[in-house]
RNA sequence: UCGUAUCUUCGGGGCAGGGUGUGAUUCCCGACCGACGGUAAUGGGUAAUAAGAAUUACUCAAAGUCCGUGACCUGUUAGGAUAUUCCUAACGGCUGAUCUGGUGCAAUUCCAGAACCGACAGUUAAAGUCUGGAUGGGAGAAGAUGACU
Numbered sequence: 001u002c003g004u005a006u007c008u009u010c011g012g013g014g015c016a017g018g019g020u021g022u023g024a025u026u027c028c029c030g031a032c033c034g035a036c037g038g039u040a041a042u043g044g045g046u047a048a049u050a051a052g053a054a055u056u057a058c059u060c061a062a063a064g065u066c067c068g069u070g071a072c073c074u075g076u077u078a079g080g081a082u083a084u085u086c087c088u089a090a091c092g093g094c095u096g097a098u099c100u101g102g103u104g105c106a107a108u109u110c111c112a113g114a115a116c117c118g119a120c121a122g123u124u125a126a127a128g129u130c131u132g133g134a135u136g137g138g139a140g141a142a143g144a145u146g147a148c149u
Base pairs, nucleotide, nucleotide: 001147002146005145006144007143008142009141010140017029018028019027031129032128033118034117035069036068037067038066042061043060044059045058046057047056048055049054064116065115073093074092075091076090077089078088079087080086081085098114099113100112101111102110120132121131122130
């Protein structure tokens, strides 16, 4: 330095306080949370130049709502098994939500303000936050081995 290679490890957060009620972290007031990759005018670091301010290059971090991905659910095909079902693989389907103002050459990413969103099953009562499938799966991240220079 390289990938259609092998292996290992890692890989999701959150209802304080109050109201009603026989009963609610599920309703109401209010509170809280934000997976992975990409993009970047912000911030940090390193190097070169410079008296300095700073400039240039490289690099790290930076969006819940942008572009994509993943979990849940599901179809087709193939294979397998203890076979009206289950497991594995490939290719599909489904899959939420942002505006306004400011600055500027440029921002749905910065600054200010106001909004909005959140699988399935369960529950003494309707759940992004409780319990469960899940000591699971996973986008992906890091490292080791290997090959080449």
Predicted 3D model of a 149-nucleotide RNA (FMN riboswitch aptamer (RFN element)) from Cerasibacillus terrae. NCBI's taxonomy places the organism under Bacteria, Bacilli, Caryophanales, Bacillaceae, Cerasibacillus. Its mean pLDDT, the model's own confidence on a scale to 100, is 80. Rfam family: FMN riboswitch aptamer (RFN element). Its family is annotated with FMN binding in the Gene Ontology. The model forms 97% of the base pairs in the Rfam consensus.